[in-house]
Context: one part of a larger RNA
């Protein structure tokens, strides 16, 4: 001067208490230890590794293993020679790659250019090793209130003081005082959304007035809804109590919105020799007929076992069957695909629209009317046989749907643990992104919506003193 204490005061955070709903028991999915393997590729380790990189592992990805093959190389520059080809298409081979054979085959100003093959080296290549040699990006404390400097002043000095102290504040936020007066990085505002109105525009949107229709379908209309684009509003500005007459703080009005309106983006100095050489980039070390490179098959998908993380249930606020409503956010052209028709059904045929406010994907929970009557049940769906669909050169090791038979644990979960203060939490479904196909993940969206908060002793982590 710092950290630290089971020292002291003050204060904050779903950090306790009040509550809801959950993990921890079972299936099943999915990371991950272990362990098996030829080979199960590599990183990520308390918080902050474990539905993490991976927004998508049949081939491809791929880095990992087995076997075949290449060696100036899959790929770039540079030289020398040849060729006009190469490539593609056929044939023989082969598990493919590699290998042999036919066939088709350039431009020009003649210097050359382009390509492709041969050839020597100079190189190439390296998901080899080091994040304790880095750059960059990134997580964390923490969106915590806070670290700092300048010039004075004090102190031998280290460093103090500013930044401490009386109030407040969400805030080193503001006032008051003070040997300190300023000032920078942070806070806040300035930026996006979202809530009220005005205008400005009315197609692809809207339809209250007239007319028309199976239909805003057509005519008409831009009031309304919306939609985007500029505008205006909120600032403790009124009014009252408190208070130091001050900053603020209580309660009221008005007002669509009240004291940062709500949400987001935005993350100070540092701090963990945190994390990353496997995004790239890049020292230095190392491989160079192999650690490169190419190809087939395998693997990452293995299974006696622990943990994380979801998902689906154990039912009656529930299951099935029929009816019948209502939305947002986004994709869509090698795409998104209506309507008819096939089929129990995934799905087939089929092609109207539509590079989209125009056409297409496309809603469930909620209603409303029956059944079932508390059972391992018309719950729950594992598993498994069996017949299909779709995607793709190809679903055997390794896919996703559907159908019909099976019909498993499981009657609400030990000690312990998690999220959440409102349009939140629970609940219900839809979208996209990666993607040929392949989410219970992940990012968004928008329907239905609660219960509780005395307070701050305790527990956990943080501020000051």
């Nucleotide at each position: 001067u710092g950290a630290c204490g089971g020292g002291g005061a003050c204060c904050c955070g779903c950090a306790c208490a009040a509550g809801c709903a959950g993990c921890g028991g079972a299936g099943c999915a999915u990371g991950u230890g272990g362990u098996u393997u030829a080979a199960u590729u590599c990183g990520a380790a308390g918080c902050a590794a474990c539905g993490c990189g991976a927004a998508g592992a049949a081939c491809c990805u791929u880095a990992c293993c087995a076997g075949g093959g290449c060696u100036u190389g899959a790929c770039a520059u540079c030289c020398c020679u040849c060729u006009g080809a190469c490539a593609g298409c056929c044939c023989c081979u082969u598990a493919a790659c590699c290998g042999g054979g036919g066939u088709u085959u350039c431009c020009c100003u003649c210097g050359g250019g382009c390509a492709g093959a041969g050839g020597a080296g100079a190189c190439a290549g390296g998901u080899g090793g080091u994040g304790c040699a880095u750059g960059g990006u990134u997580g964390u404390c923490g969106u915590c209130a806070g670290c700092u400097c300048g010039u004075g002043u004090c102190g031998u000095g280290a460093g103090a003081u500013g930044u401490u102290g009386g109030g407040u504040u969400a805030a080193g936020u503001c006032c008051c005082g003070c040997a300190a007066c300023g000032a920078g990085c942070g806070c806040a505002a300035c930026c996006c959304u979202u809530g009220u109105c005005a205008u400005u525009a009315g197609u692809u949107g809207c339809c209250a007035u007239c007319a028309u229709u199976u239909a805003g379908u057509u005519g008409g209309g831009c009031a309304c809804u919306c939609u985007a684009g500029u505008g205006a509003g909120a600032c403790u500005g009124c009014c009252g109590g408190g208070g130091a007459u001050a900053a603020c703080u209580c309660g009221g009005a008005g007002g669509a919105a009240g004291g940062u309106g709500g949400g987001g983006a935005u993350g100070a100095c540092g701090u963990c020799a945190a994390a990353u050489c496997a995004u790239c980039a890049u020292g230095c070390c190392c491989c160079u007929u192999a650690u490169g490179u190419c190809c087939u098959g395998g693997g990452c998908u293995a299974c006696a076992c622990a943990c994380g993380u979801g998902c689906u249930a154990c039912a009656a606020u529930g299951g099935c069957c029929g009816g019948u409503a209502c939305a947002a956010c986004a994709a869509g052209a090698a795409g998104c695909g209506a309507a008819g028709u096939c089929g129990c059904g995934a799905g087939g045929c089929g092609g109207a629209g539509c590079a989209a406010a125009u056409c297409u994907c496309a809603a469930a929970a909620a209603c409303c009317g029956g059944c079932c009557c508390c059972a391992g049940u018309u719950c729950g769906g594992a598993u498994u046989g069996u017949a299909g669909g779709c995607u793709g050169c190809a679903a055997c090791u390794c896919g996703c749907c559907u159908a019909c038979a099976u019909g498993a644990a499981g009657u609400c979960g030990g000690a312990g643990u998690u999220g959440c203060u409102a349009g939140u939490a629970a609940u219900c479904g839809c979208g996209g992104a990666u993607c040929a196909g392949a989410a219970c993940g992940c990012c968004g969206c928008g329907g239905u919506g609660a219960a509780u908060g005395c307070g701050u002793u305790c527990c956990c982590g943080g501020g000051u003193c």
Small-subunit ribosomal RNA, 3' major domain from an uncultured bacterium, 465 nucleotides, folded computationally. It matches the Rfam family "Bacterial small subunit ribosomal RNA". The coordinates come from a structure-prediction model, not an experiment, and the mean pLDDT is 85.